[in-house]
Context: one part of a larger RNA
RNA sequence: UGACGGGGGCCCGCACAAGCGGUGGAGCAUGUGGUUUAAUUCGAUGAUACACGAGGAACCUUACCAGGGCUUGACAUGUUUCUGAAAGCUGCAGAGAUGCAGCUGGCCUCUAGGGGACAGAAUCACAGGUGCUGCAUGGCUGUCGUCAGCUCGUGUCGUGAGAUGUUGGGUUAAGUCCCGCAACGAGCGCAACCCUUAUUGUCCGUUACCAGCAUUCAGUUGGGGACUCAGACAAAACUGCCGGUGAUAAACCGGAGGAAGGUGAGGACGACGUCAAGUCAUCAUGGCCCUUAUGUCCUGGGCUACACACGUGCUACAAUGGUCAGUACAAAGCGUUGCAAAACGGUGACGUUUGAGCAAAUCGCAAAAAGCUGGCCUCAGUUCGGAUUGGAGUCUGAAACUCGACUCCAUGAAGGUGGAAUCGCUAGUAAUCGCGCAUCAGAAUGGCGCGGUGAAUACGUUCCCGGGCCUUGUACA
Numbered sequence: 001u002g003a004c005g006g007g008g009g010c011c012c013g014c015a016c017a018a019g020c021g022g023u024g025g026a027g028c029a030u031g032u033g034g035u036u037u038a039a040u041u042c043g044a045u046g047a048u049a050c051a052c053g054a055g056g057a058a059c060c061u062u063a064c065c066a067g068g069g070c071u072u073g074a075c076a077u078g079u080u081u082c083u084g085a086a087a088g089c090u091g092c093a094g095a096g097a098u099g100c101a102g103c104u105g106g107c108c109u110c111u112a113g114g115g116g117a118c119a120g121a122a123u124c125a126c127a128g129g130u131g132c133u134g135c136a137u138g139g140c141u142g143u144c145g146u147c148a149g150c151u152c153g154u155g156u157c158g159u160g161a162g163a164u165g166u167u168g169g170g171u172u173a174a175g176u177c178c179c180g181c182a183a184c185g186a187g188c189g190c191a192a193c194c195c196u197u198a199u200u201g202u203c204c205g206u207u208a209c210c211a212g213c214a215u216u217c218a219g220u221u222g223g224g225g226a227c228u229c230a231g232a233c234a235a236a237a238c239u240g241c242c243g244g245u246g247a248u249a250a251a252c253c254g255g256a257g258g259a260a261g262g263u264g265a266g267g268a269c270g271a272c273g274u275c276a277a278g279u280c281a282u283c284a285u286g287g288c289c290c291u292u293a294u295g296u297c298c299u300g301g302g303c304u305a306c307a308c309a310c311g312u313g314c315u316a317c318a319a320u321g322g323u324c325a326g327u328a329c330a331a332a333g334c335g336u337u338g339c340a341a342a343a344c345g346g347u348g349a350c351g352u353u354u355g356a357g358c359a360a361a362u363c364g365c366a367a368a369a370a371g372c373u374g375g376c377c378u379c380a381g382u383u384c385g386g387a388u389u390g391g392a393g394u395c396u397g398a399a400a401c402u403c404g405a406c407u408c409c410a411u412g413a414a415g416g417u418g419g420a421a422u423c424g425c426u427a428g429u430a431a432u433c434g435c436g437c438a439u440c441a442g443a444a445u446g447g448c449g450c451g452g453u454g455a456a457u458a459c460g461u462u463c464c465c466g467g468g469c470c471u472u473g474u475a476c477a
Stems, first nucleotide, its partner, number of pairs: 001477002003474003007471007015461002019425005026315008034306002042053002064301007073126001077125002080122005087104007107115002128290002131288003137284002139279003142275001144273001149188006155164003168179003194267004199235005205229001209224002213222002238261001241255005317418001321377007333365003338358002342353004384415001389410007431453007
């Protein structure tokens, strides 16, 4: 100087408390461990792994296993030699990769040769490796932590390590600001500048809008430029004003005005560093290793196994509910190998025909759902719950057996609110309700977004956890 203390003081955080809803019990989905397996590819493992890499494993993907093949190679550049344009089609054998055979095709130039792509055979350099090492590395990332810290120059003090500044008195979300002070300044962080959102104005009105006028089944049409909305530029919030407290300061408390009040709300943004944290399987890369194989092609299988254990979720156990009928109101997205209206068929998933409209504020996906109104159910393992299983189908795709999603009929399991323990959340939040997107042929209860309805509680900081500052002890570094 640090680190540590079941030392002290001060302070903060959904840290506790106060509340609301969960997990832990059930069934299923999904990830992991374990076990099994020819293989169940690999990585991630307290917080900071476990719906994580994977934003989507039937083949492919795919790295794993079995079998069948290839060896200058599936891919790149060049050397030498030879042949053939390239390319396309067909047949036979085969699980296919591939092998064999046949046909078509006939480039440019100049003259009996040459040239450029490209393909085949041979040859040599080499290619190739999701092989190892994240404890050789770059890059990227997690974490403490959006915590308020981390440092430097000059000066001063100290023999020196070092100290001071950065401590102290107040204050703040903040090393934020004020005052004081052997310090005076400065840098990286904080804040602000950026985006979205909340209010208004100006301009512009089509595909958006419709108050008054006319018209109509319908903003549909004429028309309008008010409103809504769209989107460009502005305004607006700064403790600016008033009162009080305070040290006459910084600031805090209350008030006015205001759409908004003290960082208005949310996002992006992550200091010096820590964990030899994670990643050699995104990529790049040193070294090592393989080179008729640890490379590469193909078929099939596996990654989907299943006594079990754990994590994360979904659905429930019902009446604040279930079911049937009627009816209302979003936002944000996506769309041409696409979104698809309408008509017809089908109980339904869906199919057929015509294929209207639409690179879309115009057309479509599109029905929002909870909600509201009315009927039935009347507390039961039920008209709760939907697992499981049987049958029949639909769709995607060469192909749904291993191993897809969906539909209809039948079946109708556990489950009556969950032990110890444990998680999230402070406001348009929790809870609850649906909608969309990415990936994607098909395949979400996951991920990322969007809006609808919309709470309770916070006395307080004694205690648990994590953190910041000062101080103290130390036999630790």
Background
This is a predicted structure of a 477-nucleotide part of an RNA (small-subunit ribosomal RNA, 3' major domain) from a metagenome. RNAcentral holds the full RNA, with entries from SILVA. The prediction has a mean pLDDT of 84.